[in-house]
Predicted 3D model of a 112-nucleotide RNA (FMN riboswitch aptamer (RFN element)) from Ruminococcus flavefaciens.
Rfam family: FMN riboswitch aptamer (RFN element). Rfam links the family to the GO term FMN binding.
RNA sequence: UGUCUUCAGGGCAGGGUGAAAAUCCCUACCGGCAGUAUAGCCUGCGAGCCGCUUCUGCGGUUGAUCCGGUCAGAUCCCGGAGCCGACGGUAUAGUCCGGAUGAAAGAAGAUA
Numbered sequence: 001u002g003u004c005u006u007c008a009g010g011g012c013a014g015g016g017u018g019a020a021a022a023u024c025c026c027u028a029c030c031g032g033c034a035g036u037a038u039a040g041c042c043u044g045c046g047a048g049c050c051g052c053u054u055c056u057g058c059g060g061u062u063g064a065u066c067c068g069g070u071c072a073g074a075u076c077c078c079g080g081a082g083c084c085g086a087c088g089g090u091a092u093a094g095u096c097c098g099g100a101u102g103a104a105a106g107a108a109g110a111u112a
Base pairs, nucleotide, nucleotide: 001112002111003110004109005108006107007106014026015025016024028095029094030085031084032045033044034043035042040083041082048061049060050059051058052057065081066080067079068078069077087098088097089096
């Protein structure tokens, strides 16, 4: 470097209103992959969404953090206070159902 195999996303408990809410309100809970001092909110990537297309891809888009402490070094650790979360469905959804027994960043392994 080529080929192949396996794996590769978590979360609504309690209460309120209502005819109806796991969707609203109070509160609860969750955090893909790589890099870097251990990261949902630093950088990059995947997924998702939009457009084009010779249906293989190409282009676009893509959320959110501060303060204090330790340290040689931390927006990553410790303490505190915050914030964010595709599309379709349904009483308005990060957590339910669906596309999806899908795809994939990538991880591990086999083999030449």
The organism belongs to Ruminococcus, within Bacteria. The model forms 100% of the base pairs in the Rfam consensus. The coordinates come from a structure-prediction model, not an experiment, and the mean pLDDT is 85.